This is a predicted structure of a 479-nucleotide part of an RNA (small-subunit ribosomal RNA, 3' major domain) from a Leptospiraceae bacterium.
Context: one part of a larger RNA
């Protein structure tokens, strides 16, 4: 100099505290651990593993297992030698790779010859490996942590490590700023520069809009007119502690108020120093070293990745009456759509199905949001509450739903009457609650993710205590 104290001092964080609302009981999905197993492919394991890679495991994916095949190889380049256009089309034989066979085609050329280029064999040089080492690595990433910190240059000081700058009064979200000071000055970080939301003004008006004017209508911006309002997407403008009082060292600042659509970083969001944890990852990808090489490369068929006495995470559903169940009736935002989204309309009790108008989409479509509001019913039961679990019939996608899809009816109708210890998240348009949308994708095991509005609380005295961070001080037999 750190790095520790169940040493002091200050100070912060949904850290307690003061609420709401869960989790752990129950079923179900999903991950994981363990047992199974021919395999149940690998990785991740305190926080910083466990709806995690994986934003899609029936085949493929696929790395695992069975059994069938191949060894210059599915995939690259070269050399030599040797056939042949390269395609289509087809047969038999087998679970397929495959093996054997027929039809059918006939590239370019210094013009019939070499050659080129493709496609195959033989042979060598290699290829190939998701095999091992993230304690050989690059890259990215996670964490602590958006925490306020980390440094360096001249200078002073100290034999010296090293220290001062950076403490120290105050202040701040903040090493933020002011004062003061053997320091003066800078750099990474803090803040602002970026996007998005709120307000206002210009431009812009068609697909958007409809005040006002004219047509029509059972009705609707449907029409012709209009760009006023809403909106669109440029481009300005506006919040600076800018004004006022007042506390305060006449500083920085802190209260309060005023006008304002917004007030003191306005709200959210990208943005992660120096370093820590040999933290993850050699299975994204790259890459050094061992390895492998008729196998630990490769091809295919079937299985597996989905097993289940059990244990844990992490959600979904629910135990009801602030709810069920019928029937009517409003109002949303952000997104998808040609291998698509798919209206009316007509079958179907539905999943679906027939149709195919519009739509490369401010035009057409997915498209009904839902809670919620109006009646009407159920009356406290394991129910009309809850939907697991099972039979039956079926729709849909696929080359195929046996193991292993998702939906649909009609039948069944479990367990569960608010959850022990213990424990998780939220300070505002948040929790809760309620829908909708989208990556990925043939379909879907999504209730997971990542986004979008709808309705919309409560409480926070406070810092003694519990975890985690920050400065300063102090002890140490530690580094």
């Nucleotide at each position: 100099u750190g790095a520790c104290g169940g040493g002091g001092g200050c100070c912060c964080g949904c850290a307690c505290a003061a609420g709401c609302g869960g989790u752990g009981g129950a079923g179900c999905a999903u991950g994981u651990g363990g047992u199974u197993u021919a395999a149940u492919u690998c990785g991740a394991c305190g926080a910083u593993a466990c709806g995690c890679g994986a934003a899609g495991a029936a085949c493929c994916u696929u790395a695992c297992c069975u059994g069938g095949g191949c060894u210059u190889g599915a995939c690259a380049u070269g050399c030599a030698c040797u056939g042949g256009a390269c395609g289509g089309g087809u047969g038999u034989a087998g679970a397929g790779a495959u093996a054997c066979g027929c039809c059918u085609u006939c590239u370019c050329g210094u013009c019939u010859a070499a050659g080129a280029g493709c496609c195959g064999g033989u042979g060598c040089a290699c290829a190939g490996g998701u095999g091992u080492u993230g304690c050989a690595u690059g890259g990215u990433c996670g964490u602590c942590g958006u925490c306020a910190g980390c440094u360096c240059g001249u200078g002073u000081u100290g034999u010296g490590a090293g220290a001062u700058g950076u403490u120290g009064g105050g202040u701040u979200a903040a090493g933020u700023c002011c004062c003061g000071c053997a320091a003066c000055g800078a750099g990474c970080g803090c803040a602002a520069c970026c996007c998005u939301u709120a307000c206002c003004c210009u431009a812009u008006g068609u697909u958007g809009c409809u005040a006002c004017c004219a047509g029509g209508u059972a009705a609707u911006g449907c029409u012709g007119g209009g760009c006023a309002c809403u909106c669109u997407u440029a481009g300005g403008g506006a919040a600076c502690u800018g004004c006022c009082g007042g506390u305060g060292a006449c500083a920085a600042a802190c209260c309060g108020g005023a006008g304002g659509a917004a007030g003191g970083u306005g709200g959210g969001g990208a943005u992660g120093a120096c370093g820590u944890c040999a933290g993850a990852u050699c299975a994204g990808c790259a890459u050094g070293g061992c390895c492998u090489u008729u196998a630990u490369g490769u091809c295919c068929a079937g299985g597996g990745c989905g097993a289940c006495a059990c244990a844990c995470g992490u959600g979904c559903u629910a135990c009801a009456a602030u709810g069920g169940g019928c029937g009517g009736u409003a109002c949303a935002a952000a997104g998808g759509g040609a291998c698509g989204c798919a209206a009316a309309g007509c079958c179907g009790c539905g999943a679906g199905g027939c149709g195919g108008a519009g739509c490369a989409a401010a035009u057409c479509c997915c498209a009904a949001a839902a809670a919620g509001c109006c009646g009407c019913u159920c009356a406290c039961a394991g129910u009309u509450c809850g939907g697991a679990u099972u039979g039956c019939a079926g729709u849909c996608u696929g080359c195929a739903a046996c193991u292993c899809g998702a939906c649909u009816g009609c039948a069944u109708g479990a367990a569960g009457c608010c959850g022990g210890a213990a424990u998780c998240g939220c300070u505002a348009g948040u929790a809760a609650u309620c829908g909708c949308g989208g990556a990925u994708c043939a379909g879907c095991c999504a209730u997971g993710c990542c986004g979008c509005g709808g309705u919309g609380a409560a409480u926070a005295c406070g810092u003694u205590c519990c975890c985690g961070g920050g400065c300063c001080u102090u002890g140490u037999a530690c580094a």